[in-house]
RNA sequence: AGAGUUUGAUCCUGGCUCAGAACGAACGCUGGCGGCGCGUUUUAAGCAUGCAAGUCGAACGGGAUCCAGGUGCUUGCACUUGGUGAGAGUGGCGAACGGGUGAGUAACACGUAGGUGAUCUACCUAACAGUUGGGGAUAGCUCAUGGAAACAUGGGGUAAUACCGAAUGAGUUCUUAGAACUUUGGUUUUAAGAAGAAAGGAGCGUUUGCUUCGCUGUUGGAUGAGCCUGCGGCUGAUUAGCUUGUUGGUGGGGUAAAGGCCUACCAAGGCGACGAUCAGUAGCCGGCCUGAGAGGGUGACCGGCCACAUUGGGACUGAGACACGGCCCAGACUCCUACGGGAGGCAGCAGCUAAGAAUCUUCCGCAAUGGACGAAAGUCUGACGGAGCGACGCCGCGUGGACGAAGAAGGCCGAGAGGUUGUAAAGUCCUUUUAUAAGAGAAGAAUAACGACGGGAGGAAAUGCCCGUUGGAUGACGGUAUCUUAUGAAUAAGCUCCGGCCAAUUACGUGCCAGCGGCCGCGGUAACACGUAAGGAGCGAGCGUUGUUCGGAAUUAUUGGGCGUAAAGGGCUUGUAGGCGGUUUACUAAGUCUGAAGUAAAAUCUCACAGCUUAACUGUGAAUCUGCUUUGGAAACUGGUAGACUUGAAUCCGUGAGAGGAAACUGGAAUUCCUGGUGUAGGGGUGAAAUCUGCUGAUAUCAGGAAGAACACCUGAGGCGAAGGCGAGUUUCUGGCACAGGAUUGACGCUGAUGAGCGAAAGCGUAGGGAGCGAACAGGAUUAGAUACCCUGGUAGUCUACGCUGUAAACGAUGUGCACUUGGUGGUUGUCCAUGAGGAUGGCUGCCGUAGUUAACGCGUUAAGUGCACCGCCUGGGGAGUAUGCCGGCAACGGUGAAACUCAAAGGAAUUGACGGGGGCCCGCACAAGCGGUGGAGCAUGUGGUUUAAUUCGAUGAUACGCGAGGAACCUUACCAGGGCUUGACAUAUACAGGAAUGUGCUAGAGAUAGUGCAGCCGCUUGCGGCCUGUAUACAGGUGCUGCAUGGUUGUCGUCAGCUCGUGCCGUGAGGUGUUGGGUUAAGUCCCGCAACGAGCGCAACCCCUGUUGUCUGUUACCAUCAUUAAGUUGGGGACUCAGGCAAGACUGCCGGUGACAAACCGGAGGAAGGUGGGGAUGACGUCAAAUCAUCAUGGCCCUUAUGUCCUGGGCUACACACGUGCUACAAUGGCAGGUACAGAGCGCUGCGAAACAGUGAUGUUAAGCGAAACGCAAAAAGCCUGUCUCAGUUCGGAUUGGAGUCUGAAACUCGACUCCAUGAAGUUGGAAUCGCUAGUAAUCGCGCAUCAGAAUGGCGCGGUGAAUACGUUCCCGGGCCUUGUAC
Repeated sequence: AGAGUUUGAUCCUGGCUCAGAACGAACGCUGGCGGCGCGUUUUAAGCAUGCAAGUCGAACGGGAUCCAGGUGCUUGCACUUGGUGAGAGUGGCGAACGGGUGAGUAACACGUAGGUGAUCUACCUAACAGUUGGGGAUAGCUCAUGGAAACAUGGGGUAAUACCGAAUGAGUUCUUAGAACUUUGGUUUUAAGAAGAAAGGAGCGUUUGCUUCGCUGUUGGAUGAGCCUGCGGCUGAUUAGCUUGUUGGUGGGGUAAAGGCCUACCAAGGCGACGAUCAGUAGCCGGCCUGAGAGGGUGACCGGCCACAUUGGGACUGAGACACGGCCCAGACUCCUACGGGAGGCAGCAGCUAAGAAUCUUCCGCAAUGGACGAAAGUCUGACGGAGCGACGCCGCGUGGACGAAGAAGGCCGAGAGGUUGUAAAGUCCUUUUAUAAGAGAAGAAUAACGACGGGAGGAAAUGCCCGUUGGAUGACGGUAUCUUAUGAAUAAGCUCCGGCCAAUUACGUGCCAGCGGCCGCGGUAACACGUAAGGAGCGAGCGUUGUUCGGAAUUAUUGGGCGUAAAGGGCUUGUAGGCGGUUUACUAAGUCUGAAGUAAAAUCUCACAGCUUAACUGUGAAUCUGCUUUGGAAACUGGUAGACUUGAAUCCGUGAGAGGAAACUGGAAUUCCUGGUGUAGGGGUGAAAUCUGCUGAUAUCAGGAAGAACACCUGAGGCGAAGGCGAGUUUCUGGCACAGGAUUGACGCUGAUGAGCGAAAGCGUAGGGAGCGAACAGGAUUAGAUACCCUGGUAGUCUACGCUGUAAACGAUGUGCACUUGGUGGUUGUCCAUGAGGAUGGCUGCCGUAGUUAACGCGUUAAGUGCACCGCCUGGGGAGUAUGCCGGCAACGGUGAAACUCAAAGGAAUUGACGGGGGCCCGCACAAGCGGUGGAGCAUGUGGUUUAAUUCGAUGAUACGCGAGGAACCUUACCAGGGCUUGACAUAUACAGGAAUGUGCUAGAGAUAGUGCAGCCGCUUGCGGCCUGUAUACAGGUGCUGCAUGGUUGUCGUCAGCUCGUGCCGUGAGGUGUUGGGUUAAGUCCCGCAACGAGCGCAACCCCUGUUGUCUGUUACCAUCAUUAAGUUGGGGACUCAGGCAAGACUGCCGGUGACAAACCGGAGGAAGGUGGGGAUGACGUCAAAUCAUCAUGGCCCUUAUGUCCUGGGCUACACACGUGCUACAAUGGCAGGUACAGAGCGCUGCGAAACAGUGAUGUUAAGCGAAACGCAAAAAGCCUGUCUCAGUUCGGAUUGGAGUCUGAAACUCGACUCCAUGAAGUUGGAAUCGCUAGUAAUCGCGCAUCAGAAUGGCGCGGUGAAUACGUUCCCGGGCCUUGUAC
C1' cells in the first nucleotide's frame, strides 16, 4: 500500500466481498512446562449452609464457671476470702468506611473551570479558657404473669463518662446604636442589654498534689461534605408547541445553608426551530480498541464520581444516613406455626438452582499492607495477602544436537528410464533445558510490647513527655522459588490450507449425485475447487470457525465527495429569521495574536534507565495531557460605537421596442345547422371495405338566416414575461425592461429555512354556453385474439364567470447573485460620430470555437472554466414514492415518507460486432423479361413412419433424402435365427510334442466340421532351420461407446472481396487511423486525395483444355498432282486434313470522345479472337462444439468360451401411408412403317468379337481380325425423303397380369436383366406452391465409360440439332461498403 466482482472488451459511477489489528469471548480438533494477568457480558432471576463489624472491665452495676485457702460440720453440702473471668446488660466509639452491582438516571448525574459575602465538618492538629456544687431515675438483677414461638407486661430495688436543674463564663450567639475598610449575611472595632458549659477514669507520689487519657466553651488549620453557576458529551420533527407553584415580587415558614423548598397575597409571566415538550436508548469519566491523523467504536479488569441494595414509601438516631448485613408501613415471594401469629432479604466471600454458546474453591491466613475499637497487650477484618480450577489472554522454554547415501524398505507418481518422500529414517557419537528420584534451601520481618544506653525540656520528686542508638517475638504461601547430584533421547505435535484474490499440486474415487463456497464460482465421465491418499505451504501448544468493533471505505468527504446525461437543482417569484457584505477616519477590545500564573489526581500511553536468568510484569525519572480559568500586552483583520464618501443599490426628468397582463366593443374567412331554389343517384369512407347517409330527393350548386369556437397570410432558431405562458382589430386601465445625459438618497445590498403569491393540461363545484373536435360508450373493419391502431357516430370535456386542485420530460433534465478569463460570425432593440454600403458603444438572443474543464459525450464571456456568498438536494438495485402516521383537499388526489424481505449487481458514456418490417451506394438467374420443368398419373430410386426374429449403421433447414453405395440373389454384411470354435479367422515371440507343406478321393452332416484313404519334401553346419498341426503363456480380435477428448478429410457462407500485420499518429482506455473519402473496376482492380508509410494472406497473373497462324515430323492418319483399284486398295507424295512437339498472337497496344492533364469508360480501326476471348483446376482470416471413431489413424472407457470368430438359412428388397430426386407419358412440331445422311469421346485378351448360318426375337453355333490412329464394340439418334393414322383414352400411353423363352451364375422362390405372344391400368398438361437456365447456354437427340459374373430411369463424360429474353433495380432472397438506432 491494495485486490476480486457489472462488460464481448473499455473508461467511469457504484455497491458487495477479501487481506490487518483487537476481544472479559464461545465452538471444533489437539494439548508438555512455567511466570504475569483475567474469569455470569445472559434474568437488578430465586437462594440451602457457613462466614463477611465489632471493640472497650483504664466509663458502670455486677458476675456464672473453675482453681486455691478458711469456717461450720449432718464428709458433701452451706457460708466466706482471694484469683480467674463466660454470657447478658447500661454507657462510649465504630457500624455513613471497607466490599458488591449498574436497575434507574438525558440530570448540575458526570467531566472541566469557578463561586459560597448562603454553609456544616466526629475523630486528628495549633492556641486560649475551664472542668464548681447538687438531684432524681432506669436497664441488668429479683418476684410474678401472658404466649407454641418471636416476644411482651406488671411489682420491687441498684450504678455510671447515662439523664436533669443550679453557679460561673470570654475574643461565643442574639438585639439595639455607631465607626473604618470592604461590598449579597465579610473582616476589624466601640458601647449597652440578653442568652448559653462540663465527667470522670488510670498511674505516680504523698497527702497543698503531680502526670496522663478524657470532658466543656471558643478561635484557627487539615480532611470530608452540602449547595449554586459557565461550558462540554446520545437518537428521533412520522414528537411543534410546553408550563399554573408554572415565571417573578412581598410577608411568613423551613434548612447547616441560597432558593417556589413550602405557604398566603399580588402581577402574568417563563421555555421553544440555537429544537422546548414528548418518546426511545444509556450510569459518567480517566481510559481501552482501531486509525497516518482527524475521527469511529467502547466504558470488562485498575482508578475517580454517581446511583442502588427484594419492590415502593417514610422518618428516627447521629458530626455524617433518609442507612446493603438498622427501624416502621405497604406489595410480591419464601419459610415456621399449636392457625391466634411470627421470621427473612448473597447486586459481600465461597456455594446452589434455573437461564444460557458461556464464566472458577462451600480453600489457607491475618505473616505483610490497610481499617474499627482499645492506654496497651490485643480482638475483629471473605478488605487484603496467598493457594486451587480454566491454553481465556499475554510472555518465555522445551519436545533434542552433530555426523550419516546402499540415496534402504514402504508409500505416491511415471510409457519407461526414473523421480519424490529424503539426511528424513536406521546406524554412530554427544548433550540433559524439561522430566523422574534424592538432598540442600532463601527473600518477603519493618519493628511493637518490653529492655539497655545517650541526649533534651519541665518539675520539689516520681510516674510520665520529646529525640537518637541498640537488643528484641511473629511466615498463610511452603520445604515454595532457587541450587546440587543421579538416570536416560529418555516424558512431550498438532491444526488449517493448496482454482483466483493468496504462499502451496498430483493421482484415484464420484458424475449437477454426494458435496464445497468469504466473493467470483466449482460438480452433468479425463474435477489443480467435492471425498481420500501422497506431496507441498502457513502457523505452532496451539490451529481453525463463528460473533463483535475499527480499518481498508475519500462508501457521510472538517482534514477529504458530489448534483447536464451515472443517485442528486426546489415548477417560478417575493420575502421573514439566519448567513454573508463597498470606500474612509477615530475609539473600543468580543473574536484574533502573544507573555505569565493556576488547574488539568494517580495509573495508562511515549522516551530513557533500573529490578525479576530473558520477556510479559513491575519500579524510578522525563515528556505529554493539544483543555479550561485568571491576568499583563498588541490593534492589522472580523465584530461593536460615532462620523464621512459614492463606485453597489434605488429614485426623478427624456426616449424606445414588445403575442407582458385585465376588461369592454368590433371584424372577416371557414365549419355545422335551418329555410327556399336548381338538380339526380348516388354520397361518404378506406390499404381494401363495411357500419353510416340518400328517391320522404342526399352529395353537388345558388340565395338567405342562426350559432359557437378559433384567428390563415404577416410569422422569423423574431419579440415579451419570474416561470406557467402570450398571436384578428380598436379603446381604457396597468406591470416590467433597455438606452443617453444630468440631478437626488447615501450601503438602503446579495442569498434566503418557515411563510405568502403565481402556477400547462387533465380533474372537481355552482351558473351559463355548446359550432367543430372529442376520453367513455356503440357499431363497422383488421386480427389467432384486437377491450388497440383505421372508419361511422358520440357523452363528459374543450368555451365564459366565480371558486377549488397545485401537479408535468413544470427541461437548458444545468438554483440565484457578483467578479475575472483568447476570439470569429448571425438575429433583435437603443444611443453617438459620420453621412460611404462605414465606425464606436450598451441590452437581449443564436451558432462555431481558444485556454481550461469533463468518465466520455460535450461545455466553452448566456461555462459544465477560475473564485466568492447563500439556499435546495444525493449516498447500491428492487421492495417504493408503496405502507403507516400527520398535514392539505368537496373528491380525485397532493405533501411529508419508512421497514421486513431480496439481489451482486443496477447504472452512465464511449468501442467492436450483430440485428432493424432504418437510410444511402453496389452486386448476384435475386427479382423482372423469357424457355423448360417439379407439385397431379404410372413406374424407378432414396428417406420418414409403421411392421418385423432382423428389416445393420451413418447422413436430417439452407449445407440429409438416385447421399456413404462407382452397382445387397450367396459373398459383400456390419443385422436376425440356429449350429460350431476358444491363443482363436489374422500378427509376433518362447517352450515342448508331432508332422513336409500341398494336391486329390470316400463316409456322416444343411454346412462349418469330424472321421478315413491315396499321392507327396527342401537347405545344409546331420540335428537344427524353413513350413504345418497340437499343447501352454504373453497376447490377438471388436463395423462395441464417445466426432462434445482428437488427427486427417469434407460440406457451407463463397470464387463473396474481403481478412490482417509492422512502425508511426490519435484516444485515459476498449479501440481508431491505414482499409474511410472522390472516381473506377468482375475484384481492397487501379488512380487521386488524406497522419499515415509500408507489408502479408486473398483478387489478378503464372498451369491445363479449347479457338487462329507459322514451323518441324509424317504411320496405323491424309490424297491436290501422276499411275492403279470395286475400294487411298496399291505405287507415290509431304501440298491439304489430322495428330504430336516448338513458336507467334491480345497488351486498352493504336485512333476519336468523355473524364480532373489520372485511373478508367464509350465508340472505332485492324484482327481468327477485344477489353477476364470461352471452360477447368485453384477456396484468404474465420463461422456453424457442422459431418465422419463404419475409409484410415488415435486418447479414454467397455467385451474376452464373447460385443471375438466360422457356417447354413433369412433380412437389408417388408407396406395403410407421407416427402425428396428422377424416368415415361398424356400425343399430330406426333405415333407407326419403309428408304437415306452426318459425330465425338471412349473401351477391349478371364476381353472386344466381324462375316456366315439358325431363331419372329432375346440369343445361339462356328469363327476371321485385334493387346488396337491398323481389328472389334459401332447401328449414331434426332435430321432428310415417302407412306399411313385424323383428335379418339386413339395405331397416344405403356403400367399390371398370364403364357412361352434367352443369358449370367453352384444357385434367379423370397430377390436379376432381357426377348416374344397376349393383356392394355392411371394419365387428355397438373391446386397452393416451387426449381433450373443468359449462348454453342436452355431445350432436345443419341453415343461411351466406371462399378460389374449378371443386374441403371442413377453417376461421370462425349458430340448432333439449337432458341427466346434481360425495360430495369420499386419489390422477394442472399451478399459487400458507408451511415444511423439499440436495454442484443

Source information
The RNA shown here (small-subunit ribosomal RNA) has 1384 nucleotides and comes from a metagenome. Rfam family: Bacterial small subunit ribosomal RNA. Gene Ontology terms of the family: ribosome and structural constituent of ribosome. Its mean pLDDT, the model's own confidence on a scale to 100, is 85.